Description
A computed fold for a 381-nucleotide RNA from Psychrobacter arenosus, annotated as Bacterial RNase P class A. The RNAcentral record of the sequence draws on ENA. Rfam family: Bacterial RNase P class A. It is annotated as a ribozyme.
[in-house]
RNA sequence: UUGGUAAACCAGACGAUCGCCGUUUGCCUGUUUUUGACAACUUGUUUGUUAUAAACAGUCGGAGGGAGGAAAGUCCGGGCUACAUAGGGCAGCGUGCCAGCUAACGGCUGGGCAGGGUAACCUGACGACAAGUGCAGCAGAGAGGAGACCGCCUUAUUGCUUUCGGGCGAUUCGGUAAGGGUGAAAGGGUGCGGUAAGAGCGCACCGCGUGGCUGGCAACAGUUCACGGCAAGGUAAACUCCACGCGUAGCAAGACCAAAUAGGCACCGGUAUGGCGCGGCCCGCGUUCGGUGCGGGUAGGUUGCUCGAGCGGCUCAGUGAUGGGUCGCCUAGAUGAAUGAUCGUUCAAGACAGAACCCGGCUUAUCGGUUUACCAACCUU
Numbered sequence: 001u002u003g004g005u006a007a008a009c010c011a012g013a014c015g016a017u018c019g020c021c022g023u024u025u026g027c028c029u030g031u032u033u034u035u036g037a038c039a040a041c042u043u044g045u046u047u048g049u050u051a052u053a054a055a056c057a058g059u060c061g062g063a064g065g066g067a068g069g070a071a072a073g074u075c076c077g078g079g080c081u082a083c084a085u086a087g088g089g090c091a092g093c094g095u096g097c098c099a100g101c102u103a104a105c106g107g108c109u110g111g112g113c114a115g116g117g118u119a120a121c122c123u124g125a126c127g128a129c130a131a132g133u134g135c136a137g138c139a140g141a142g143a144g145g146a147g148a149c150c151g152c153c154u155u156a157u158u159g160c161u162u163u164c165g166g167g168c169g170a171u172u173c174g175g176u177a178a179g180g181g182u183g184a185a186a187g188g189g190u191g192c193g194g195u196a197a198g199a200g201c202g203c204a205c206c207g208c209g210u211g212g213c214u215g216g217c218a219a220c221a222g223u224u225c226a227c228g229g230c231a232a233g234g235u236a237a238a239c240u241c242c243a244c245g246c247g248u249a250g251c252a253a254g255a256c257c258a259a260a261u262a263g264g265c266a267c268c269g270g271u272a273u274g275g276c277g278c279g280g281c282c283c284g285c286g287u288u289c290g291g292u293g294c295g296g297g298u299a300g301g302u303u304g305c306u307c308g309a310g311c312g313g314c315u316c317a318g319u320g321a322u323g324g325g326u327c328g329c330c331u332a333g334a335u336g337a338a339u340g341a342u343c344g345u346u347c348a349a350g351a352c353a354g355a356a357c358c359c360g361g362c363u364u365a366u367c368g369g370u371u372u373a374c375c376a377a378c379c380u381u
Base pairs, nucleotide, nucleotide: 001377002376003375004374005373006372007371008370009369010368012346013345014344015343016342017341018340020066021065023063024062025061026060028058029057030056031055032054033053035051036050037049038048039047040046041044068352072363073362075361076360077359078358079357080250081249082248083247092246093245094244095243096242097111098110099109100108101107112126113124114123115122116121127241128240132239133238134235135234149180150179151176152175153174156171157170158169159168160167161166188206189205190204191203192202193201207230208228209227210226211225212223213222214221215220254303255302256301257300264294265293266292267291268290269289274288275287276286277285278284310329311328312327313326314325315324316323317322347350
């Protein structure tokens, strides 16, 4: 210099004007209440005027704050709330190498194993198919304690040929998993011995398994150790087995205040020649009344609501996730739902996108830029 790997950060900036939603504060006005003074006459737990203080509401001002790295998808986990204080079992669902972190997790960190990359590094539902059951298209003779299609060898019969040793065939009874062929996969590999031909049939080496030993908390790794001729092919995002976890619903959870109308309960009054309705009166018809209080509940309002597993600096422990200590900071809280609009200047020309109870993760979307560490190749000193 070029190409790459991992991580962290920013998400246009500045100014002016006009708005929107909270917080806080000032003047004024109104309502209610406290306390005091004065006046009135009905002399009181009275009324009126006025002052003071507090709360609430409103007008007009001042100060300060106002979306994100994903606020998103709602895919996991936790807090919180109600149901009984959520304990045991079954079913169901989820997770699945080991150790750790955490409030918890399917997250994160470190390690192991497997795969990819020259490397930095990246990816992995990665327990068990030597418990049981099941499944496997096409091809192939045979697909799981398998299998003779070709081949090889032996026996018997026989054809042709012969230099008489034999050679080349056909049929047949058997043997054979070395070789060929099929397939993703054919029941260890190489070599020597052995054999009629072959075969872990025997042996050596390699591989594999079991046990021991060594290292490690463990997963696992190593082994000039012993044993086993090799049994045990694949598949569990197939049933299943093993281990662990999960009660259900969700802020429209839940709590409080509480109008009108209708209905409920209690008390008091009335009680049929009564009350109410049909416009008034009579008849007639229908119905059963009035007052006070209480409680439930609807509309509506308040709360839950944002100080929290919080953020930043320094420091200590740890490889790290993370935890401890200390100092500092307060950083949206709406509910028809605010966080905006216009103009100007400027640059690198601005992407994805908008909180709704809160928090920890994962996943997905994202213009462009900055920083740090590391890897490879080349060049220079």